Predicted 3D model of a 1454-nucleotide RNA (small-subunit ribosomal RNA) from Candidatus Levybacteria bacterium GW2011_GWA1_39_32. The RNAcentral record of the sequence draws on ENA and SILVA. Lineage of the source: Bacteria > Bacteria candidate phyla > Candidatus Levyibacteriota. Rfam family: Bacterial small subunit ribosomal RNA. Model confidence (mean pLDDT): 82 of 100.
RNA sequence: UGAGAGUUUGAUCCUGGCUCAGGAUGAACGCUGGCGGCGUGCCUUAGGCAUGCAAGUCGAACGAAUUUCCGCAAGGAAAUGAGUGGCAGACGGGUGAGUAACGCGUAGGAAUCUACCCCUGGGAGGACCAUAGCCCCUCGAAAGAGGGGGUAAUAGUCCAUACCCCGCAAGGGAAAAGCAAUUAACUUUGCGCCGAGGGAGGAGCCUGCGUCCUAUCAGCUUGUUGGCGGGGUAAAAGCCCACCAAGGCUCUGACGGGUAGCUGGACUGAGAGGUCGGUCAGCCACAACUGCACUGAAACACGGGCAGUACACCUACGGGUGGCAGCAACUAGGAAUAUUGCGCAAUGGGGGAAACCCUGACGCAGCGACGCCGCGUGGAGGAAGAAGGUCUAUGGAUUGUAAACUCCUUUUGCCAAGCCGUUCACAGCUUGGAGAAUAAGCUCCUACUAACUACGUGCCAGAAGUCUCGGUAAUACGUAGGGAGCAAGCGUUAUCCGGAUUCAUUGGGCGUAAAGUGUGCGUAGGCGGCUUGAUGAGUCUCUUCUUAAAUACCAAAGCUUAACUUUGGAAGUGGGAGAGAUACUAUCAAGCUUAGAGGAUUGAUCGGGAUGCUGGAACAGUUAGUGUAGCAGUGAAAUGCGUUGAUAUUAACUGGAACACCAAAGGCGAAGGCAGGCAUCUGGGUUUUUCCUGACGCUGAGGCACGAAAGCUAGGGCAGCGAAACAGAUUAGAGACCUGUGUAGUCCUAGCCGUAAACGAUGUCCGCUAGCUAUCGGAGCAAUUCGGUGGCGUAAGCUAACGCGUUAAGCGGACCGCCUGGGGAGUACGGCCGCAAGGCUAAAACUCAAAGGAAUUGACGGGGACCCGCACAACCGGUGGAGCGUGUGGUUCAAUUCGAGACAAAACGAAGAACCUCACCAGGGUUUGACAUAAUACCGUACAUUUUUCAAGAAACUGAAAGAAAUCCGCAAGGAUGGUACUACAGGUGCUGCAUGGCUGUCAUCAGUUCGUGCCGUGAGGUGUUCCCUUAAGUGGGGAAACGAACGCAACCCGCGCCAAAUGUUAAAUAUUCAUUUGGGACUGUCCCGAGUUUUCUCGGGAAGGAAGGAGCGGCAGAUGUCAAGUCAGCACGGCCCUUAUACCCUGGGCUACACACACACUACAAUGGCGAAAAACAAUGUGUUGCAAGCCGGUAACGGCAAGCUAAUCACUGAAAUUUCGCCCCAGUUCAGAUUGUGGGCUGAAACUCGCCCACAUGAAGUCGGAAUCGGUAGUAAUCGCGGAUCAGCAAGCCGCGGUGAAUACGUUCUCGGGUCUUGUACACACCGCCCGUCAAGGCAGCAAAGUCGGUAACUAUCGAACUGCGUUUACGCGUGGGAGAUAGAGAUUGGCGAUGAAGCUUAAGUCGUAACAAGGUAUCCCUAGCCGAAGCUGGGGAUGGAUCACCUCCUU
Repeated sequence: UGAGAGUUUGAUCCUGGCUCAGGAUGAACGCUGGCGGCGUGCCUUAGGCAUGCAAGUCGAACGAAUUUCCGCAAGGAAAUGAGUGGCAGACGGGUGAGUAACGCGUAGGAAUCUACCCCUGGGAGGACCAUAGCCCCUCGAAAGAGGGGGUAAUAGUCCAUACCCCGCAAGGGAAAAGCAAUUAACUUUGCGCCGAGGGAGGAGCCUGCGUCCUAUCAGCUUGUUGGCGGGGUAAAAGCCCACCAAGGCUCUGACGGGUAGCUGGACUGAGAGGUCGGUCAGCCACAACUGCACUGAAACACGGGCAGUACACCUACGGGUGGCAGCAACUAGGAAUAUUGCGCAAUGGGGGAAACCCUGACGCAGCGACGCCGCGUGGAGGAAGAAGGUCUAUGGAUUGUAAACUCCUUUUGCCAAGCCGUUCACAGCUUGGAGAAUAAGCUCCUACUAACUACGUGCCAGAAGUCUCGGUAAUACGUAGGGAGCAAGCGUUAUCCGGAUUCAUUGGGCGUAAAGUGUGCGUAGGCGGCUUGAUGAGUCUCUUCUUAAAUACCAAAGCUUAACUUUGGAAGUGGGAGAGAUACUAUCAAGCUUAGAGGAUUGAUCGGGAUGCUGGAACAGUUAGUGUAGCAGUGAAAUGCGUUGAUAUUAACUGGAACACCAAAGGCGAAGGCAGGCAUCUGGGUUUUUCCUGACGCUGAGGCACGAAAGCUAGGGCAGCGAAACAGAUUAGAGACCUGUGUAGUCCUAGCCGUAAACGAUGUCCGCUAGCUAUCGGAGCAAUUCGGUGGCGUAAGCUAACGCGUUAAGCGGACCGCCUGGGGAGUACGGCCGCAAGGCUAAAACUCAAAGGAAUUGACGGGGACCCGCACAACCGGUGGAGCGUGUGGUUCAAUUCGAGACAAAACGAAGAACCUCACCAGGGUUUGACAUAAUACCGUACAUUUUUCAAGAAACUGAAAGAAAUCCGCAAGGAUGGUACUACAGGUGCUGCAUGGCUGUCAUCAGUUCGUGCCGUGAGGUGUUCCCUUAAGUGGGGAAACGAACGCAACCCGCGCCAAAUGUUAAAUAUUCAUUUGGGACUGUCCCGAGUUUUCUCGGGAAGGAAGGAGCGGCAGAUGUCAAGUCAGCACGGCCCUUAUACCCUGGGCUACACACACACUACAAUGGCGAAAAACAAUGUGUUGCAAGCCGGUAACGGCAAGCUAAUCACUGAAAUUUCGCCCCAGUUCAGAUUGUGGGCUGAAACUCGCCCACAUGAAGUCGGAAUCGGUAGUAAUCGCGGAUCAGCAAGCCGCGGUGAAUACGUUCUCGGGUCUUGUACACACCGCCCGUCAAGGCAGCAAAGUCGGUAACUAUCGAACUGCGUUUACGCGUGGGAGAUAGAGAUUGGCGAUGAAGCUUAAGUCGUAACAAGGUAUCCCUAGCCGAAGCUGGGGAUGGAUCACCUCCUU
């Protein structure tokens, strides 16, 4: 000293990527900006640079000149520029181009040099020659150059000397300089000079180790490696040369390519690490680019030289000059980086004896919030919780003690004075004054992630780090209010580390997620049994040297604090040296035997391999016989074969391929793979006994060998099968599935290829860790045991789970291979291999936020099992055809208002559109309104209300006149009610059923849906609710890690059926019927038989009794949920919209249209009927005072007139009809059917034209039982017959009810539809109306190939070749000959840019064609290979299960 989160799913666990929160920066950009301190500032073009400055100094080394001062002068003093000479210009300062290197770091080494500095001990004698400056002359535009004359030195030369060097010795060789002060002078002192030795510091050289990526760079090298001899250097050395030898480096990565200055250190991190190397410090390299030398102690020299090149400048065109990667500045580039400042006062450096001079090093200042640190923008009080803003449930809340206001303070800033600072500059310090004054922003507020509301917008505008947000109620966009965070800053972008255990040494994996090479042999390498000894390399301990300073850490100190700075300390992984230890590893030596490994021996075992010989069945063909019309084939067919005799059958012969039964869960082999029999050759494993060798072993990068099928080459062979091809079907199409032919191939020989789902998707070897069971081989008399092959298993353990489990996926060890998100892609390019097909090796750009594994719950399946339903089947009657009615669509229209749309819209909302309704259309009219509430003003015999009349009008309405008429309280004033005006507002069938409530439909009266506790599972979840039996039922019983419970089921309720009791009006009475109320009754209750399953329980059959028998029949009642199902037009309601109109009133029209299509009904097509007659019967539910109406009269009738009764068990509607009886009709478009039309009437209503119903007479369409298809019904049901009611002025073929008559059939569950339970597969979860593949067409993007074209790089060859240099020659100049930067040309190599076009990839809105995959995906899928085809793909051969389903066998468990 170690924190996680979001995102794959309906949910879960895992794998795995992406993203975020942290820290950092030489930063940049956006908004904003008070002060100070300390730092820091061209990361880009090592691009170019105007101007100024950055290295000079010494008169105490030297000579001369000029100027000034003093002096009469001689002379002296001072200054100045130039020159000779000395020292310094090799430091300091800049930059990082090059460099992958002894460049750097670290630790060492020997063959060296060293000016200035220090120490020691010596020396400094003599002689001499020039030259610059200066003067004169010449050339030149200039820069500058040349000639002549004369001059000095601490400049130069010679001689002498030498504690030094060379040499064994003899001998040889190398020095020097003075100047100043002082003194009367000698002298003395100081600074110098020469040589020698030593020191310090500095420099050069060598070596071990360390130091990036790339093998799609595997071989490199000729001065190369070594030697001898020379040369050369301060110094070792192929550093150079001649000769000799043929070496040297390399998979522990040479050589090549790319990138890069290295380090102390910086950032980050828990650490190990990772990234970086700006400022500061050490080293290196460079100075426009390239080469070269000179001087010097030191350079091959940033502000020195020579030459070449490029660039720039000057020029009189002849020729010259220059080098900011020093400090400033400029320009260019760029997202981006400062002043042409002051000073040598400090520190340091150069020169000088010194004064001093120089110093863009340095010290300071300026600019930049670029960074770090500190301070401030006020403090205390202050509730009327002000105003304003925002929100609001309209009550209030919040901004908010915030402000105002009161009191106080004065940092920073402003003003003023002083102190200090030797000089410069910024400063610093002290004191005083006024004044709350001069000073707050930025980002964010869906989650991660602290912080929410309103409005605007409406998949638009926009946001976004990720997931995502936005399609009319956006906490996600924009604005506002509020809030959160940080704060003179805040955000964004870029980059690095972290999180990321996501390259895993610490610290990961490989059965199914990415990942075990197809298999073996084996080289290098790695690892390796037991014992003893030696060594002490690894290893361990101790000591010591080093690990520069700075940084970092600890402590202290100095700036008011901090940042910052200073001092001290400790530490320092590493490396070197020394001493010691010896267990383990290692090396060497010796030994061991069993435990590793191997060998021998005995028998058994084996579809192990190769070669040869051989057998029968089947098949095909040929020949011959018998025989006749078909055969073959399929879901059904057709193509095909057959009267030239097929198929069938018999016999003989020929041919090739494969080997039934045995056979298995079995055997063998390294894998691929291996099967008739026999023989020969040959391999391996195992077991048993005894013996032998003595670690001989394991693994295995490269390498080598083997390696299914397909395919290739050559030659054979060819029966069957059979890619391609042809034909027939199927189909919308069918390049397929099915069928008929059929080539390559399949077979053999020789050679290639080298891949598969080459799988146990599981590398090889060794050891350890419960068992049960089956089988094969061996041993044993047996128990048993050894080796192999399987199954089970909660032994333990492991695993995300599934599962594995002595044949491990457990626990350990050794070695190898491989993985690191999906796609692009196992592809491109390059290389190697191959005859080819192709194989091996193997990227990137770009793109996505996932891709994936296992398991869970559902849903689904042209999966399975079981069960149910008028679901099918059986039966009866319909619909679909006709006419008519009604509804819908469509069309039309000024309008044909709106809604409802598979089942679950369509005689539905509508239980009834002539006006009204009414929402639609045309026209006319009203504007506080037809209606509600409130406020103000006014009115009171009038402006309320109402009647009448008049005018215009279609009416509404407008205008006028007359009349009637007022309530309550109060004495009154006045008020209430009422009216008029005005203002708030009313109003809306306007929109949104996808904002909603409520209600409803549907699955479905289907039997399901859940909960608590417990248990199982990491979890989603499971269990319960599954299983067996049973039921209408999750109904009940049994069993079971479940035990209970809830909503549903059932029951309770109502009606009908039986009985009893009581009561009873509207009868005269009684009884029954009847009505009402209450109760009884049915419950597997009794008996018999049978079945399953035992006690139980359940089912079936029968009997008795009973009104009713197994839920008696029928209602009511609708779980959790599904369909964004329906309804804003029934009602309510959020939001939006209209407000002289989308509101309100009125007239008329429309909703009633009509080529057509659909749905639901009615009436029929007739004789089981129609018509007529009259005779006979028999109901029930209901309704009635604006009503039902008896009865009588009139009318053919509808109906009318009069009118009793009835507020209803009283009266009425109300004669029910089908039925029965009689008569006629006689199978026809009829005495069927009644549409349509005409005429005349009736009723309702202001009103019947658009547009009502009824009556009478007349008319008399279509229609003769209905195609494909389809509906209802299981008993008082279907069918058939009439009756009533609601709505309603009137209008019913619809709806809701009522009773009458009253059947047929159900073998059964294969099929259709729907549903339930269990199970299975799944790539579906918006859930199969799902998902999803490929071509084609269009847009975009990045890459590949490509004729070519334009560059770069490094070498090579040839020619030329400056400075400089080696050698030779020369008195010298020079000449010759080598080297030499570079230039030109050439042949290649390599690496980039562009590129017509081509092929592929990714992506994009809802394009086109099909439907390949996921379910048995409708032909199971997939792998390798070959052929073919618009496309997915299809077919052949071999292989896998990562295939569903059914059956059988075997095994296991119980």